[in-house]
Context: one part of a larger RNA
Molecule: small-subunit ribosomal RNA, central domain
Organism: uncultured prokaryote
RNA sequence: CUGGGCUUAAAGAGUCCGUAGGCGGCUUUGUAGGUGAGGUGUGAAAUCCCACGGCUCAACCGUGGAAUUGCGCUUCAAACCGCAUCGCUAGAGGGAGAUAGAGGAGAGCGGAACUCACGGUGGAGCGGUGAAAUGCGUUGAUAUCGUGAGGAACACCGGUGGCGAAAGCGGCUCUCUGGGUCUCUUCUGACGCUGAGGGACGAAAGCUAGGGGAGCGAACGGGAUUAGAUACCCCGGUAGUCCUAGCUGUAAACGAUGAGCACUAGAUCGAGGGGACCCCCACAUCCCCUCGGUCGUAGCGAAAGUGUUAAGUGCUCCGCCUGGGGAGUAUGGUCGCAAGGCUGAAACUC
Numbered sequence: 001c002u003g004g005g006c007u008u009a010a011a012g013a014g015u016c017c018g019u020a021g022g023c024g025g026c027u028u029u030g031u032a033g034g035u036g037a038g039g040u041g042u043g044a045a046a047u048c049c050c051a052c053g054g055c056u057c058a059a060c061c062g063u064g065g066a067a068u069u070g071c072g073c074u075u076c077a078a079a080c081c082g083c084a085u086c087g088c089u090a091g092a093g094g095g096a097g098a099u100a101g102a103g104g105a106g107a108g109c110g111g112a113a114c115u116c117a118c119g120g121u122g123g124a125g126c127g128g129u130g131a132a133a134u135g136c137g138u139u140g141a142u143a144u145c146g147u148g149a150g151g152a153a154c155a156c157c158g159g160u161g162g163c164g165a166a167a168g169c170g171g172c173u174c175u176c177u178g179g180g181u182c183u184c185u186u187c188u189g190a191c192g193c194u195g196a197g198g199g200a201c202g203a204a205a206g207c208u209a210g211g212g213g214a215g216c217g218a219a220c221g222g223g224a225u226u227a228g229a230u231a232c233c234c235c236g237g238u239a240g241u242c243c244u245a246g247c248u249g250u251a252a253a254c255g256a257u258g259a260g261c262a263c264u265a266g267a268u269c270g271a272g273g274g275g276a277c278c279c280c281c282a283c284a285u286c287c288c289c290u291c292g293g294u295c296g297u298a299g300c301g302a303a304a305g306u307g308u309u310a311a312g313u314g315c316u317c318c319g320c321c322u323g324g325g326g327a328g329u330a331u332g333g334u335c336g337c338a339a340g341g342c343u344g345a346a347a348c349u350c
Base pairs, nucleotide, nucleotide: 004321005320006319007304008303012318014201015200016199017198021194022193023192025088026087029084030083031082033081034080035077036076037075038074039073040072041071042070049065050064051063052062053061054060091191092188093187094186095184096183097182098181099180103177104176105175106174107173108172109171110154114150115149116148117147118146119145120144121143125136126135162169163168206247207246208245209244210243211242215241216240220236221235222234223233258317259316260315261314262313263312266295267294268293269292270291271290272289273288274287275286276285299306300305323350324349325348332343333342334341335340
């Protein structure tokens, strides 16, 4: 390079936006770059192939032909690709009217619980465990009532419910704000898809500076257990967990399944919207669109399974894989305050 692959065997980038590039709906006319057909020139000789011939045969050699899949010029064709152009509305987007939602940001408010402080009652234990002990308590604990303070999280509702690109989002109210869905078919008229580089977002832990600190709790101290116990259990407890501003950029960042479009049996449950039926309204029933599940046909699959939310059938674009270990290591580069991240071998060995 040609292939074959990527749920679980090696392999989908954590997610999105988007540059170049690649790919791209229906239709009119033109053009003739690609494309197709013909002609012509060239494509050295030798070699290869075919026929005939010469050495007694063969190797070898000679003559002729074919081939030389290529390139140039020229004539023709115009379906397809490209280019230019007249249009279209089925893709995409805008508008109008509805609508669901823990989507995001800021501010304010609330109750339960917890801890602490003060006060009242009370008077010997409490706490903890498999059992204990460390610990707390007559300087009055635990328990109970009242008052106050503080920080963090929001029981029930709550649901294979909803929203978001992913990470993620859950008390209530207000302000600002992103996206979606449905109906109308009003407008634009291919404006689209993907996306190397690039950019933005990105749980937890961690880092810098300043605050905050109730509970929990790495490290650490103590008590147990044990042969030991740098653990599991218990009593404490610092960073941290929380807020503001910045950094880090990783996860089993998982559906271990890239994005988009089209097509290919059904059944059933849930969520949002619309329509029909009904004299009208509501319910029920039926139908359509969108989203989320379960089961399942054909097919696919090594099987498990998957199955209109495909891992089926096709197309477009990107990423990635190529035996195990060495190794996500070394080295170089680059990013970071650091921790470290990204890129990423080889020797050797089985």